[in-house]
RNA sequence: AGAGUUUGAUCAUGGCUCAGAUUGAACGCUGGCGGCAGGCCUAACACAUGCAAGUCGAGCGGAAACGAUCCUAGCUUGCUAGGAGGCGUCGAGCGGCGGACGGGUGAGUAACGCGUGGGAAUCUGCCUAGUAGUGGGGGACAACAGUCGGAAACGACUGCUAAUACCGCAUACGCCCUACGGGGGAAAGGGGGCUUUUAGCUCUCGCUAUUGGAUGAGCCCGCGUUAGAUUAGCUAGUUGGUGGGGUAAAGGCCUACCAAGGCGACGAUCUAUAGCUGGUCUGAGAGGAUGAUCAGCCACACUGGGACUGAGACACGGCCCAGACUCCUACGGGAGGCAGCAGUGGGGAAUAUUGGACAAUGGGGGCAACCCUGAUCCAGCCAUGCCGCGUGUGUGAAGAAGGCCUUCGGGUUGUAAAGCACUUUCAGCAGUGAGGAAAGGGUGUAAGUUAAUACCUUGCAUCUGUGACGUUAACUGCAGAAGAAGCACCGGCUAACUUCGUGCCAGCAGCCGCGGUAAUACGAGGGGUGCAAGCGUUAAUCGGAAUUACUGGGCGUAAAGCGCGCGUAGGCGGUUGUCUAAGCUAGAUGUGAAAUCCCAGGGCUUAACCUUGGAACUGCAUUUAGAACUGGGUAGCUAGAGUACAGCAGAGGAUAGUGGAAUUUCAGGUGUAGCGGUGAAAUGCGUAGAGAUCUGAAGGAACAUCAGUGGCGAAGGCGACUGUCUGGGCUGAUACUGACGCUGAGGUGCGAAAGCGUGGGGAGCAAACAGGAUUAGAUACCCUGGUAGUCCACGCCGUAAACGAUGUCUACUAGCCGUUGGGAUCUUUAAGAUUUUAGUGGCUCAGCUAACGCGAUAAGUAGACCGCCUGGGGAGUACGGUCGCAAGAUUAAAACUCAAAUGAAUUGACGGGGGCCCGCACAAGCGGUGGAGCAUGUGGUUUAAUUCGAAGCAACGCGAAGAACCUUACCAGGUCUUGACAUCCUCAGAAUCUUGUAGAGAUACGAGAGUGCCUUCGGGAAUUGAGAGACAGGUGCUGCAUGGCUGUCGUCAGCUCGUGUCGUGAGAUGUUGGGUUAAGUCCCGUAACGAGCGCAACCCUUGUCCUUAGUUGCCAGCACGUAAUGGUGGGAACUCUAAGGAGACUGCCGGUGACAAACCGGAGGAAGGUGGGGACGACGUCAAGUCAUCAUGGCCCUUACGACCUGGGCUACACACGUGCUACAAUGGGCAGUACAAAGGGUUGCAAAACCGCGAGGUGGAGCUAAUCUCAUAAAACUGUUCGUAGUCCGGAUUGGAGUCUGCAACUCGACUCCAUGAAGUCGGAAUCGCUAGUAAUCGUGAAUCAGAAUGUCACGGUGAAUACAUUCCCGGGCCUUGUACACACCGCCCGUCACACCAUGGGAGUGGGUUGCACCAGAAGAGGCUAGUCUAACUUCGGAGGACGGUCUCCACGGUGUGAUUCAUGACUGGGGUGAAGUCGGAACAAGGUA
Repeated sequence: AGAGUUUGAUCAUGGCUCAGAUUGAACGCUGGCGGCAGGCCUAACACAUGCAAGUCGAGCGGAAACGAUCCUAGCUUGCUAGGAGGCGUCGAGCGGCGGACGGGUGAGUAACGCGUGGGAAUCUGCCUAGUAGUGGGGGACAACAGUCGGAAACGACUGCUAAUACCGCAUACGCCCUACGGGGGAAAGGGGGCUUUUAGCUCUCGCUAUUGGAUGAGCCCGCGUUAGAUUAGCUAGUUGGUGGGGUAAAGGCCUACCAAGGCGACGAUCUAUAGCUGGUCUGAGAGGAUGAUCAGCCACACUGGGACUGAGACACGGCCCAGACUCCUACGGGAGGCAGCAGUGGGGAAUAUUGGACAAUGGGGGCAACCCUGAUCCAGCCAUGCCGCGUGUGUGAAGAAGGCCUUCGGGUUGUAAAGCACUUUCAGCAGUGAGGAAAGGGUGUAAGUUAAUACCUUGCAUCUGUGACGUUAACUGCAGAAGAAGCACCGGCUAACUUCGUGCCAGCAGCCGCGGUAAUACGAGGGGUGCAAGCGUUAAUCGGAAUUACUGGGCGUAAAGCGCGCGUAGGCGGUUGUCUAAGCUAGAUGUGAAAUCCCAGGGCUUAACCUUGGAACUGCAUUUAGAACUGGGUAGCUAGAGUACAGCAGAGGAUAGUGGAAUUUCAGGUGUAGCGGUGAAAUGCGUAGAGAUCUGAAGGAACAUCAGUGGCGAAGGCGACUGUCUGGGCUGAUACUGACGCUGAGGUGCGAAAGCGUGGGGAGCAAACAGGAUUAGAUACCCUGGUAGUCCACGCCGUAAACGAUGUCUACUAGCCGUUGGGAUCUUUAAGAUUUUAGUGGCUCAGCUAACGCGAUAAGUAGACCGCCUGGGGAGUACGGUCGCAAGAUUAAAACUCAAAUGAAUUGACGGGGGCCCGCACAAGCGGUGGAGCAUGUGGUUUAAUUCGAAGCAACGCGAAGAACCUUACCAGGUCUUGACAUCCUCAGAAUCUUGUAGAGAUACGAGAGUGCCUUCGGGAAUUGAGAGACAGGUGCUGCAUGGCUGUCGUCAGCUCGUGUCGUGAGAUGUUGGGUUAAGUCCCGUAACGAGCGCAACCCUUGUCCUUAGUUGCCAGCACGUAAUGGUGGGAACUCUAAGGAGACUGCCGGUGACAAACCGGAGGAAGGUGGGGACGACGUCAAGUCAUCAUGGCCCUUACGACCUGGGCUACACACGUGCUACAAUGGGCAGUACAAAGGGUUGCAAAACCGCGAGGUGGAGCUAAUCUCAUAAAACUGUUCGUAGUCCGGAUUGGAGUCUGCAACUCGACUCCAUGAAGUCGGAAUCGCUAGUAAUCGUGAAUCAGAAUGUCACGGUGAAUACAUUCCCGGGCCUUGUACACACCGCCCGUCACACCAUGGGAGUGGGUUGCACCAGAAGAGGCUAGUCUAACUUCGGAGGACGGUCUCCACGGUGUGAUUCAUGACUGGGGUGAAGUCGGAACAAGGUA
C1' cells in the first nucleotide's frame, strides 16, 4: 500500500466482497510446562445453608457460662456437687462509638446526572492549633425478682437499682438574639501514681463553650454531553415582586396577595434509547466505535411511599405502612429480602470453590494487649487472553522397506527413519533453602513530664518473638531420548498439486463461482503451504471506505440545481482616519486526580508484568501586553448600488374598439349525377338536386406574407391594426444620496397544458363514443361522423423532458466570423470603415472533463450564499401530517430482495436505416421440373428383420464405381468359447492332397496317399492339431473428448503484422478519401512507412507457327502392284504423334482522363486486353459431416454386444417428397439408301473372318500384352418414300406365352430377345430450376464398379442457337456511413395481465396487552397545624409549663371509576410488492422496432 466482481473488450461512476488489528467471547478438533492477568455481557429472575459489623468491664448495675485459686461436702490417687466477683474473664442488659465506611449492581436517569472551569448564602463526629471552663443538685428506666397472657414472635402489670443515661440550678472571656435598654444558653467523669487517705497533688484519657485549620458534605452558575420535526408549540407555582413560613444554607423550596409573564426553529414540549468520565479498541491523523477488569462521580438495595436517630441516611445485612411472593402456625397471628463472599435452581451459545488466613496492607472499637473484618492477601477451577520454554542435538545413501505418482526409465516422501555418537531444559524422584517481618513483649539506659529516682511517652542497646501461601521461589544431585503436536488450507483474490471415487447427484462456497464421465473448486489418499499448544469457524468493532468527504467528494449526460421571482431571519460584504479590544496573537499564573499511552532508567534468568522519574494531557479559567486582520463605536469618501435629466428599440403586461382572408352554416340563382375518402375500399352526402359555381347574410375562432439560431419578458410565455393605462431594459452627459449591497431557511407572489366549480359562447378542431375498414384478433394505427373540451368572465388546481436536463451574484483569463439596439470618430457620404457598449449565435487556443463535449453567454480560474445527492429494485409507494370541491399535490419511510443497476466511448453483428458496387441475382431469352407412366433415393407405415449413417441452402441417382448367395453390419434357427484374426509358452504331428458316412450347413466321425527344408546333430524356420494363461475380438456408445479428411460462405476480395503516430484506454491509423479494376488490381492524395497470407502470375490442357524425331502413324513427288486398300520399294514435304521453342506485353497509333493509373476506338496478328478451360480455396464461420474408410482417449460386452453356418431381410406398400428417363408427336414416326468422330478398354481379357438363329445369342477361333489386333456399324445429318392430326403407323407401361446369357443357384429378387397385349399421356395449377458461346438445346460413343445386372456417375466428340434495355425490385455478397437497451450477437433482447408456490408488508369489523394525559373518588404509615376529652416523675412563682394518649384538618403511596392519546401483538377478508427451470395470452420497448 491494495485486490476480486457489471463489459466481447475499455474508461468512469457505483455498490457488494476480501486481505489487517482487536474481544469479558462462544463453538469444532487437539492439548506438555510455567509466569502475569481475566472470568453471569442473558433473568435489577427466585433463593436452601454457612459466613460478610462489631467493639469497649479503663462508663454502669452486675455474674448466665468457662478457667485458675481458696473453702465446704460426698467419695477410689482424682472426680462430682455447693460456696467465694476476691482474680482471669464475661452471656444478657443500661450506656458510648461504629453499623452513612468498606463490598455489590447499573434498574432508573437525556438530568447541573456526569465532565470541565468558576461562585457564595452553609454544615462538618473523629483529627489539629488556640482561648475559657469542668461547681452544686435531682428524679427515673432496663437488667433483676414476682405475677399473668400467648402455639410462637413477643407482651402486660407490680416492685428494687447504677452510670460518661436523663433533667434542672449556679457561673459565661469568647458565643447567640436585640428595639442596643437588655435578654439567653454548658459540662461527666474514668484510669495510673504519690500522699498526711476527711481531703489534696500530679500524669493521662475524656467532657462543656468558643475561634481557626484540615477533611468530608450540601447548594448555585458558564460551557460540553444520543436519535427522531412523520413530535411545533409548551407552561397557573407557571415567570417575577412583596409579606410570612421553612432549611445547616441562597431560592416558588412552601404559602397569601399583586403583576402577566417565562421557554421555543441556536429545536422548547413529546417519544425512543442510555448510568457519566479517566480511559479502551481501531485509525497516518482527523475521526469512528465503546464505557468489562482498575480509578473518580452518580443512582439503586424485593416493588412503592414515609419519616426516626444521628456530625452525616430518608439508611443493602435499621424502623413504620401498602403491595406481590416465599415460609411457620394451635388459624388467633407471626417471619423474610445474596444487585456482600461462596453456593443452588432458572434463563442462556456462555462465565469458577458452599477453600485458607488475618502473616502482610487497610478499616471499626479499645489506653493497650487484643477482638472483628468473604475489605484484603493467598490457594483451587478454566488454553479465556498476553508472554516465555520444551517436545531433542550431531552424524547418517544401500537414497532401505512401506505409501503415492509414473512417460514404467524413474520420481517423491527423504537425512526423514533405522543405525552410530551425544545432551538432559521442562516434567519425575531425593535433598538444601531465601525474601515477603515492620510490629509486639521482657530487660537495661537516656530524654521529656512531675515535687518525684513513681506512672506515662519517646529514643537507643540487647534478648525474645509473629507466615495463610508452603512439599514457596531458587539451588544441588539421580535416571533415561526417555513423558510431551496439532489444526486449517492448497481455482483466483492468497503461500501451497497430483491420483482415485462421484457424475448439476452427493456436496462446496467470504466474493467471483465449482459439480451434467477425464473436477488442481465435492469426498478420500499421497504430497505441499501457513500458523503452532494451539488452529480454524461464528459473532462483534474500527480499518481498508476519499461509499457522509473538517482534514477529504460531488450535482450538463452516471444519484443530484427548487419551474421562476420578491423578500424575513441568518450568512457574507467597497474605501480613508480614529477609538475600542469581543474574535485573534504572544507571555505568565492556576487547574487539567491517580492509573493508562509515550520516553529514559530500575526489579523479576528473559519477556509479559511490576516500579521510579520525565514528558504529555492538544482543554478550561484568570491576568499582562499587542492592534495587522475580522467585529463594534464614530467622522469621512465615491469606483458598488440608487435618484434626477435627455433620447432609443421592442409579439413586455392589462383593457376598450376596429379590420380583412379563410373554414362552416343559412337563403337565393345557374346546373346535373355523382361527391367524398383510401394502399385499396367502405361507412357518409346526393335526383326531396349534392359536389361545382355566383350573390347575399350570420357566427365564432385564429391572425398568412413581413418572419430572421430577429425582438421583449424573472420564468410560464408573448405575433393583425388603433387608442388609453402601465412594468422593465439600453444609451449619453452632468448633478445628487453616500455602502443604502449580494444571497436567501421559513414565508409570499407568479406559474404551459390538462382538469374542477358557476355563468356565457360554440365556426373549425377534437378525448369519450358510434360506424366503416385492416387483422388470426384490432377495445389501435387509416376513414366517415361526433360530445366534453378548446374561446370569454370570475374562482380553484400548482404540476410538465416547467430543459441550456447547466441555481443566483461578482471579478479575471487568447482570437476569428455573423447578427439586433444605442453612442463616438473618420472618410471616397456609401449596400462605407474603425471603435465602444448592452444583447443574441457559430468556430476555436489555453484550461477543464470519464469521455462526449464546454470554451468571455464556461462545464476555465477564484470568491459569497442557497438548494440537492450517497448502489439497483421495493417507491416517489405505505402510514401520519398539511393543502385541495374532487382529481390529486406536498412532505416521505421500512420489511424484503439482487450483485449488480448506470454513463461515455470502442469493435463487431443486426435494421421492414442510407449511399456506392458486384454475381444467370432480377430483367431479356432458350430449355426444363411441378400433371402422366416408369426408374431411383428419402420420409412414413408395415415387419421377426425391413442394418446403419446423411436433414434448409450445404440430406434425399448421397456413403453405395453397381444387396440373388457372398457383400451384410439386420432377423429366425443351428453351432463354438484362448476363439474366424495377432504374439508368447508346452506337447504332438511335416505341410498338403484324395475320399466315405450323417447333417440344411457349420460341423462330427472315418479311410487312404504323403514323411519335406536347414543343421555345428543340441536343435531351428515355416505350418497343422491339442492344452493352460496372458490376451484376441466388437460396423457396441460418445464426431459435444479427438487426429485425419470433407462440405459451406466462396475463387467472395478480403484477413493481418512490424515500426511509427493519435487516444487515459478498449482501440484507431495503415486498410479511409478521389479515380480505376475481375481483384486491398493499379495510380494519386494522405501520419504513416513497409511487410505477410490471399488476388494475379508461375503448373496442366486447348488455339498459331517453328525446330528435332519418323513406327505400329502419314503419302506430295518417283517407281511397282491390286477388283480395291500406303499393299510394296521408297520418301520425311503434309496430317499426326511427342519433346523443345516462339508468340500477347495495353507493346504501337488516336481520343478521354489530373501530364497518373486506366478506359474507348484502331492497326497488325492464329489469338487482344485474364484468349478458352482446369488444378489451385486466405484469416475464419457453422461444437457443420464422418468413432460405419482409417487412426484414437474414455466407457461398455467377454460361453457374448465376439466368431461360424443355413434360410430370410436390406427389393415390403393406403400414401408424401426429391432427382431422373420416356413421351404426349409431322422441325415427327416407320422403311430403304449414303456419309463424317473423339476419347477410351482389352490375357481371369477384347475377340475378327466364316457358319447357324427373326433376335438375344450360339459355334468358331485368326489376331492382339495393343498408333499394328479387337470392342466398333457412331447417331443426329443427307437423299428418297409413306403416314395426314387421330389417343393415331404417336406413346410405350402392364400382362400372357416362348426363349437367350451370366452364375453353385435367377422363387422371393437379374439383364436381354421374339410373338402377342397396347395403360396413362394431346405440353402440365400455385410454385420453381439450369444456362451468356462452341455455351444452352439436341445426337450418339466410351469407361470405372462388375460373374451378371444403369434411365445413375465420370469422360468423349457431332450438329449448334436466342438474348442481355437496364440495376427500380427479389436473393446472396463486398466497402463506407448511421441507430442500437443485441455480444449465445434479431432464430437477439425484452414488457404486462392471468394461473401456481413461497416470503415480507399496507388496509381491516375488531380483540388483547404496555405507557401516559385530564377529571373525580379514596386515603395506610408519617409529617405539620388546630384542639384541653383523658393521663402525667424531674422544673415551678404551685397558677401552670412541658409531655403522652385521643379527636380533627392539610399533604400523600397503593387502589378505583370515567374519558382521551400513543405504542405493541393479533384478526375473517382484502390491496399491491418481491422471488421462482421449462405454464397461458399477446407483442409494448430496443433498428425509422415496423404508428419515432
Molecule: small-subunit ribosomal RNA
Organism: metagenome